RNA sequence: UAACGAGAAAAGUAAACUUACUGAAAAGUAAGGACACAAAGCCAUGAGUCUAAAGUAUUAAAGAUACUAUGAUUGUCAGGUUGCCAAG
Numbered sequence: 001u002a003a004c005g006a007g008a009a010a011a012g013u014a015a016a017c018u019u020a021c022u023g024a025a026a027a028g029u030a031a032g033g034a035c036a037c038a039a040a041g042c043c044a045u046g047a048g049u050c051u052a053a054a055g056u057a058u059u060a061a062a063g064a065u066a067c068u069a070u071g072a073u074u075g076u077c078a079g080g081u082u083g084c085c086a087a088g
Stems, first nucleotide, its partner, number of pairs: 004088001005085001012037002017032006035075001041081003045078003048073003055067005
C1' cells in the first nucleotide's frame, strides 16, 4: 500500500412499533424506540420488489376489473463514488 475484517476501542446509522405532518397509494420527514448494520455514507445507472393518482382498454354510464411509472425503495442485489478504526 492492497485485499480481508477482531465478542478490540472511538465515533456513527436506526428495523418493527407509537405519535404528528405530507402523499391517491407505495412511501417519506420529525420525535420517541432498537431489530440489526463495516459503508445501513452518497447516486434510482442495471435487475428486482412495492404502489397505480393521471392515462389506456372493457362497459351505455356510474362503478368495477385489467394494463401501465412518469411515483417509491440504496435496510433487496449489482454497479459507480467518498470515507473512520484496525488485532491478525

c-di-GMP-I riboswitch aptamer from Desulfosporosinus sp. HMP52, 88 nucleotides, folded computationally. It was read from a public genome assembly, where an Rfam model found it. The coordinates come from a structure-prediction model, not an experiment, and the mean pLDDT is 86. Rfam family: c-di-GMP-I riboswitch aptamer. Rfam describes the family as follows. GEMM was predicted in a large-scale screen for bacterial structured RNA regulatory elements.